[in-house]
RNA sequence: CGCUCCGUAGCUCAGCCCGGAAGAGCGGCUCCCCCAUACGGAGCGCGUCGCAGGUUCGAAUCCCGCCGGAGCGU
Numbered sequence: 001c002g003c004u005c006c007g008u009a010g011c012u013c014a015g016c017c018c019g020g021a022a023g024a025g026c027g028g029c030u031c032c033c034c035c036a037u038a039c040g041g042a043g044c045g046c047g048u049c050g051c052a053g054g055u056u057c058g059a060a061u062c063c064c065g066c067c068g069g070a071g072c073g074u
Stems, first nucleotide, its partner, number of pairs: 001073007010026004020057001027046001028044005050066002053063002
């Protein structure tokens, strides 16, 4: 320097190909119950989808650039 893959909740990841507006498990918080704790019950995604721009009625998803990580090549 080139190429490939990855970046989404506190953590591990799905969703991306084929655009319709945020999901799972674990964890966390609030309330109930209890003398209290645990167990149990009810409720709450708890998120600039790495950053910025573009396309579009509409972008996590498509396009361009950049950042970070892993790998391969030279």
This is a predicted structure of a 74-nucleotide RNA (transfer RNA) from Brachybacterium vulturis. RNAcentral records the identical sequence in 2 taxa. The prediction has a mean pLDDT of 84. Lineage of the source: Bacteria > Bacillati > Micrococcales > Dermabacteraceae > Brachybacterium. Rfam family: tRNA.